[in-house]
Context: one part of a larger RNA
RNA sequence: CUGGGCGUAAAGCGUACGCAGGCGGUUGAUCAAGUCAGGUGUGAAAGCCCGGGGCUCAACCUCGGAAUUGCGCCUGAGACUGGUCGGCUAGAGUUCGGAAGAGGAGAGUGGAAUUCCCAGUGUAGAGGUGAAAUUCGUAGAUAUUGGGAAGAACACCAGUGGCGAAGGCGACUCUCUGGUCCGAUACUGACGCUCAAGUACGAAAGCGUGGGGAGCAAACAGGAUUAGAUACCCUGGUAGUCCACGCCGUAAACGAUGUGUGCUAGAUGUCGGAAAGCUUGCUUUUCGGUGUCGCAGCUAACGCGAUGAGCACACCGCCUGGGGAGUACGGCCGCAAGGUUAAAACUC
Repeated sequence: CUGGGCGUAAAGCGUACGCAGGCGGUUGAUCAAGUCAGGUGUGAAAGCCCGGGGCUCAACCUCGGAAUUGCGCCUGAGACUGGUCGGCUAGAGUUCGGAAGAGGAGAGUGGAAUUCCCAGUGUAGAGGUGAAAUUCGUAGAUAUUGGGAAGAACACCAGUGGCGAAGGCGACUCUCUGGUCCGAUACUGACGCUCAAGUACGAAAGCGUGGGGAGCAAACAGGAUUAGAUACCCUGGUAGUCCACGCCGUAAACGAUGUGUGCUAGAUGUCGGAAAGCUUGCUUUUCGGUGUCGCAGCUAACGCGAUGAGCACACCGCCUGGGGAGUACGGCCGCAAGGUUAAAACUC
């Protein structure tokens, strides 16, 4: 130096973009850097190894050889890697015509429900629970009818349905806007894959400033339960939940499964498109997505199984006994909370 691994045992960065780096389709010419062959110089001596010789042997000494797998130079080869020049279209992208979608942002609108306010009817209870009580109510509650206000969430449709890189996205309308898929094949001509740093996005909670505040509800208060009850249950209730702007940067951020490409039995459901056929809403074929089972293969087993955990390649990240510890110290970031990077002693 090589050799092992990462669904659940330690281990895939939360996700994407992406400079450097690594890797890279097909064809012709050329160069000869890598590569290969031959030659030559050098690779001190001693030692090691091989063959002789000398001390009576040996250790030891001595002669010769080999080795020194390296490096320089010369000559040559031209397959592969690489450089340069030229061509190609199967990768990648552009164009044209269509399609589906809770993809994103802004503005507006709607109905049901809830709470509160006003008014009417109406009278003694209502709430709540395992049972109660705190609580509300003769200052007229609960129930019911009419009117009004506010904020938040969008029943049914709704589906192992759809969209998005992930986080995530669900009433309706309009405006702006990203991506994907199918068909046509007109164009560019390797423009590609991955990606240390870096950058952006990133649930909930939390933080700052200003709004908003119906319902719910950490904290808190009371009532119960209980041996106790700093809980589970009940009545209240503040931050918060909502909006705008700015931070935070973490999650069982999960498929606990990095990204890309090729190859490798089938069966069946579903979503989006295209083509053909007819019986006009079905069948067949095909492309893309998403489920369920399953052959081979893999796996310690469970299971995975064309959406791989199969067979391979390229690149990145990560792991190396348990505890100490995702902690201390230091650095960087943050208003803070804290985040990130990340040990050791000691101990089993």

The part of an RNA shown here (small-subunit ribosomal RNA, central domain) has 348 nucleotides and comes from Kaistia sp. enrichment culture clone 35Fe70.
The prediction has a mean pLDDT of 89.
The source organism's lineage runs through Bacteria, Pseudomonadota, Alphaproteobacteria, Kaistiaceae and Kaistia.